A computed fold for a 72-nucleotide RNA from Candidatus Calescibacterium sp., annotated as transfer RNA. The coordinates come from a structure-prediction model, not an experiment, and the mean pLDDT is 83. It matches the Rfam family "tRNA". The family's RNA type in Rfam is transfer RNA. The sequence is in RNAcentral, with records from ENA.

[in-house]
RNA sequence: GGGCGGGUAGCUCAGAGGUAGAGCGUCGGCCUUACAAGCCGAAGGUCAAGGGUUCGAUUCCCUUCCCGCCUA
Numbered sequence: 001g002g003g004c005g006g007g008u009a010g011c012u013c014a015g016a017g018g019u020a021g022a023g024c025g026u027c028g029g030c031c032u033u034a035c036a037a038g039c040c041g042a043a044g045g046u047c048a049a050g051g052g053u054u055c056g057a058u059u060c061c062c063u064u065c066c067c068g069c070c071u072a
Stems, first nucleotide, its partner, number of pairs: 001071007010024004018055001026042005048064005
């Protein structure tokens, strides 16, 4: 240089056109003498960035940035 995959909550990852979720973690409550476990609830997201298509984009298209793998 060429090709492929990935970037979404603090972490690991779903979601592939209709306005974003799970597990773990964090915080509060219940339980306990207390802690852990368990149960209930809550907070936490410019969906890497910009542009385009669309009534509507995390999702489709283009460009750029970052990470990984293959290849010369």